[in-house]
RNA sequence: UUAUUGAUACUUAAAGUAUCUCGUAUAUUUUCGGGAAUAUGGCCCGAAAGUUUCUACCGAGUGACCAUAAUAAUCACUCGACUACGAGGUAAAAGAGUACCUAG
Numbered sequence: 001u002u003a004u005u006g007a008u009a010c011u012u013a014a015a016g017u018a019u020c021u022c023g024u025a026u027a028u029u030u031u032c033g034g035g036a037a038u039a040u041g042g043c044c045c046g047a048a049a050g051u052u053u054c055u056a057c058c059g060a061g062u063g064a065c066c067a068u069a070a071u072a073a074u075c076a077c078u079c080g081a082c083u084a085c086g087a088g089g090u091a092a093a094a095g096a097g098u099a100c101c102u103a104g
Stems, first nucleotide, its partner, number of pairs: 004103001006101001008099005017091009026056001029049007041066002050057001058080007
């Protein structure tokens, strides 16, 4: 000097994975059609709208109201998400690079 062996330390942008927080969307909402229950009841199915948006459009509970309607009809409130996109944080592993030591 060249090509290598093994260990240690440090660094590691972007992207990816996992997770958390925040923001945006949507109000876990509304409309329509069909069917069902009837105060021990108030539900089920389907379609559509809503998002520069894929998906979802439910669960649990409280109160009111309907005085029985074979063509009945519900209302208000509380708590809880998921999904898409964006931003930020955290974690781990691998890989890569650098330094130093070691061995031949």
Model confidence (mean pLDDT): 76 of 100. This is a predicted structure of a 104-nucleotide RNA (Purine riboswitch aptamer) from Natranaerobius trueperi.